[in-house]
């Protein structure tokens, strides 16, 4: 070179064409003498990069890039 899987918030991780869920972490409040635990709320991802299809793309198609595995 060839084949398969993957890249989505600080970390993990879901999402089979229609406002990107959840867990941990972070911030604020509640509870407590206080901390942890627990409860409530909030911020944070233009979905690896570019192009295409579509009214509409994280999702489908093409190219590039990075990671893991298989074959030789």
């Nucleotide at each position: 070179c060839g084949c398969g899987g993957g890249g989505u918030a600080g970390a993990g991780a879901a999402g089979u064409g229609g406002u990107a869920a959840c867990u941990c972490g972070c911030c604020a409040g509640g509870c407590u003498c206080a901390u942890a635990a627990c409860c409530u709320g909030g911020a944070g991802a233009u979905c690896g990069g570019g192009g295409g299809u579509u009214c509409g793309a994280g999702u489908c198609c093409c190219c590039c890039u990075c990671c893991c595995g298989c074959c030789a």
This is a predicted structure of a 72-nucleotide RNA (transfer RNA) from a Myxococcales bacterium. Its Rfam family is "tRNA". About the family: Transfer RNA (tRNA) molecules are approximately 80 nucleotides in length. The RNAcentral record of the sequence draws on ENA. Lineage of the source: Bacteria > Pseudomonadati > Myxococcota > Myxococcia > Myxococcales. The coordinates come from a structure-prediction model, not an experiment, and the mean pLDDT is 85.